Record summary:
The RNA shown here (transfer RNA) has 74 nucleotides and comes from a Candidatus Woesearchaeota archaeon. Rfam family: tRNA. From the family's description: Transfer RNA (tRNA) molecules are approximately 80 nucleotides in length. Rfam classes the family as a transfer RNA.
């Protein structure tokens, strides 16, 4: 240079194929429970779905181009 796969919450990642609610676990903080903490239970915050276009009534979801990151081939 070409080719494949990934970017979604503070991490780790579903969810894209089949377009319509943005979600898990773990941290976090609150409140319980404790003499105190941990454990455990209820609960709540927290998102530019990598950018940019472009299709639709609607786009993390499909298209396009482009950046970043792993592998692969040369």
């Nucleotide at each position: 240079g070409g080719g494949u796969c990934g970017g979604u919450a503070g991490c780790u990642c579903a969810g894209a194929c089949u377009g319509g609610g943005a979600g898990a676990g773990c941290a976090u903080c609150a409140c319980g429970c404790u003499g105190a903490a941990g454990c455990c239970g209820u609960g709540a915050a927290u998102g530019u779905c990598c950018u940019g276009g472009g299709u639709u009534c609607a786009a993390a979801u499909c298209c396009c181009a482009g950046c970043c990151g792993a592998c692969c081939c040369a």